[in-house]
Molecule: Fluoride riboswitch aptamer (crcB RNA motif)
Organism: Archaeoglobaceae archaeon
RNA sequence: CCCCCAACGGGUGAUGGCGUCCACCCUAACUGUCCCACAAGGGGGCUGAUGACGCCUAUCUUUCG
Numbered sequence: 001c002c003c004c005c006a007a008c009g010g011g012u013g014a015u016g017g018c019g020u021c022c023a024c025c026c027u028a029a030c031u032g033u034c035c036c037a038c039a040a041g042g043g044g045g046c047u048g049a050u051g052a053c054g055c056c057u058a059u060c061u062u063u064c065g
Stems, first nucleotide, its partner, number of pairs: 009026005016056006032046005
């Protein structure tokens, strides 16, 4: 100096917050998907405030007052 493992701690999981659980990462994890085209560039379409569950907020639709 490099690699591996463990412990502690921290971080991350396509748009906000809280709780619980799960997964991943140690400068990485992460930065949605489909079609055309594709060296790059460019064009069109779809789902979702969750990784999952519950709640709150924002947004959208319907009904009632």